About this RNA
This is a predicted complex of two RNAs, RNase P RNA and transfer RNA, with 435 nucleotides together. Rfam match: Bacterial RNase P class A. Rfam describes the family as follows. Ribonuclease P (RNase P) is a ubiquitous endoribonuclease, found in archaea, bacteria and eukarya as well as chloroplasts and mitochondria. By type it is a ribozyme. Its mean pLDDT, the model's own confidence on a scale to 100, is 79.
RNA sequence: CAAGUAAACCGGGCGGCCGCUCCUUCCCCGGAAGGAGAGGAAAGUCCGAGCUCCACCGGGCAGGAUGCUGGGUAACACCCAGGAGGGGUGACCCUACGGAAAGUGCAACAGAAACAUACCGCCCUUCUCAGGAAGGGUAAGGGUGAAAUGGUGAGGUAAGAGCUCACCGGCUCCGAUGUGAAUCGGAGGCCGUGCAAACCCCAUCCGGAGCAAGACCGAAUAGAGGGACUAAGGGAUGCCCGUCCCGUCCCCGGGUUGGUCGCAUGACCCUUCCGGUAACGGAAGGGCUAGAUAGAUGGUCGCCAUCCUUCCCAUCAGGGAAGGAUACAGAACUCGGCUUACAGGUUUACUUGGCUC
RNA sequence: CGGGGUGUAGCGCAGUUGGUCUAGCGCGCAGCGUUUGGGACGCUGAGGUCGGCGGUUCAAAUCCGCCCACCCCGACCA
Numbered sequence: 001c002a003a004g005u006a007a008a009c010c011g012g013g014c015g016g017c018c019g020c021u022c023c024u025u026c027c028c029c030g031g032a033a034g035g036a037g038a039g040g041a042a043a044g045u046c047c048g049a050g051c052u053c054c055a056c057c058g059g060g061c062a063g064g065a066u067g068c069u070g071g072g073u074a075a076c077a078c079c080c081a082g083g084a085g086g087g088g089u090g091a092c093c094c095u096a097c098g099g100a101a102a103g104u105g106c107a108a109c110a111g112a113a114a115c116a117u118a119c120c121g122c123c124c125u126u127c128u129c130a131g132g133a134a135g136g137g138u139a140a141g142g143g144u145g146a147a148a149u150g151g152u153g154a155g156g157u158a159a160g161a162g163c164u165c166a167c168c169g170g171c172u173c174c175g176a177u178g179u180g181a182a183u184c185g186g187a188g189g190c191c192g193u194g195c196a197a198a199c200c201c202c203a204u205c206c207g208g209a210g211c212a213a214g215a216c217c218g219a220a221u222a223g224a225g226g227g228a229c230u231a232a233g234g235g236a237u238g239c240c241c242g243u244c245c246c247g248u249c250c251c252c253g254g255g256u257u258g259g260u261c262g263c264a265u266g267a268c269c270c271u272u273c274c275g276g277u278a279a280c281g282g283a284a285g286g287g288c289u290a291g292a293u294a295g296a297u298g299g300u301c302g303c304c305a306u307c308c309u310u311c312c313c314a315u316c317a318g319g320g321a322a323g324g325a326u327a328c329a330g331a332a333c334u335c336g337g338c339u340u341a342c343a344g345g346u347u348u349a350c351u352u353g354g355c356u357c
Numbered sequence: 358c359g360g361g362g363u364g365u366a367g368c369g370c371a372g373u374u375g376g377u378c379u380a381g382c383g384c385g386c387a388g389c390g391u392u393u394g395g396g397a398c399g400c401u402g403a404g405g406u407c408g409g410c411g412g413u414u415c416a417a418a419u420c421c422g423c424c425c426a427c428c429c430c431g432a433c434c435a
Base pairs, nucleotide, nucleotide: 001353002352003351004350005349006348007347008346009345010344012304013303014302015301016300017299018298020037021036022035023034024033025032026031027030039328043339044338046337047336048335049334050333051210052209053208054207058241059240060239061238063206064205065204066203067202068082069081070080071079072078083097084095085094086093087092098201099200103199104198105195106194107193119142120141121138122137123136124135125134126133127132150168151167152166153165154164155163169191170190171188172187173186174185175184176183177182214261215260216259217258223252225251226250227249228248229247233246234245235244254434255433256432268287269286270285271284272283273282274281275280305326306325307324308323309322310321311320312319313318358431359430360429361428362427363426364425367384368383369382370381376415386402387401388400389399390398408424409423410422411421412420
């Protein structure tokens, strides 16, 4: 210098003018002053919680979710560390990664056979009209297929075959190390598969609904309408049981389109120290940081900044002018994550290659 | 704001225990026949990245994940 890898971060700045929402104070009943006012994803609503209601939430079945190991956390499908497998020269990255000897099922077409199978070929025996035929052995070779009975080599054999041996791969058992996943070593010829994002098995976890939850105040109206269940039914919104409570539920019709709370001090943020490899935890000090309700957080002008294009001067560095662009997107009960979108830019650490000293 | 569902040819629908499905039916469209001509009828044909992307699998419209578009429901009081 070029190409990359990982992590963290910014995501326009300043000023003038005109506006919007909330809070406080003042004059005083619509004005003035001061202060505060979107995000890293506020998004998708995909997970996990807080909070609130469903009378209590106790048990079983069904259903759902997760799935290498250990830890973190309020919890998680998240995060950290490690193991195994895979990719990359490397920094590093990716993995829905339990069980296929618990059982059931599927493997289309092709192929002889997709679980017990010989189509071609090879070998042996018998017969023969000398072309071949019958019976048997064989998975080494050919062919089919996504997949054909562990791979390579040697021995062996009628031909072959873990039949035997060496090495490699897998499985099982034993020993050592490690909390564990697992790794290392030894022994045993024990050796067809794939699919569980098919049913299923194993382990762990899970009640439902959602701030339009829910509580209160106020206004208005018409319920004398229809139906279901009468000792069963309803109340946790799949089923059953237990306990408790009760007239409850559905349809139709009528009225209102108001206000307050919930609602922002919270698993909150910042700094330092301590423990831990880390995620994270603890202690001390400091801070208060949007609350609208059809929805405020904006518009415009000027200068600057960054990038791109064109032109001019210089032709080594560079300087000037004009035009264009500056993303994705916007709180709606609140958090922790994941996923997706994002113009352009910054910093740190590291890798590979080239050049120079 | 919250919850639920759908997406297959121009339109309306089948097909989702994964396999002879490079997907089928009706209407519509194109051509030919029939007719004096048109309609109707008969024959033939075209038209699909199964909403998009990725994954599992030998194999995906079907199973799984993410994204997109559209549709439906939900206020309170008596």